[in-house]
RNA sequence: GGGCCCGCAGCUCAGCCUGGCAGAGCGCGGCCUUGGCGCGGCCGUGGCCCCGGGUUCAAAUCCCGGCGGGUCCA
Numbered sequence: 001g002g003g004c005c006c007g008c009a010g011c012u013c014a015g016c017c018u019g020g021c022a023g024a025g026c027g028c029g030g031c032c033u034u035g036g037c038g039c040g041g042c043c044g045u046g047g048c049c050c051c052g053g054g055u056u057c058a059a060a061u062c063c064c065g066g067c068g069g070g071u072c073c074a
Base pairs, nucleotide, nucleotide: 001073002072003071004070005069006068007067010026011025012024013023020057027045028044029043030042031041032040050066051065052064053063054062
């Protein structure tokens, strides 16, 4: 330098192909339970969807350009 893949909650990741309310688990907070802790139960808490632009009534999703990471080739 080139090919391919990835970037979404504090963490691990779905959702993207096929545009239409942003989600799960863990975590965190409160309450119940316990002599106390843990386990368990209930309630709550979470996001500029990496950045910029384009298309569209509507973009995490499609298109273009960047940035970052992984992998392969040279």
Molecule: transfer RNA
Organism: Methanopyrus kandleri AV19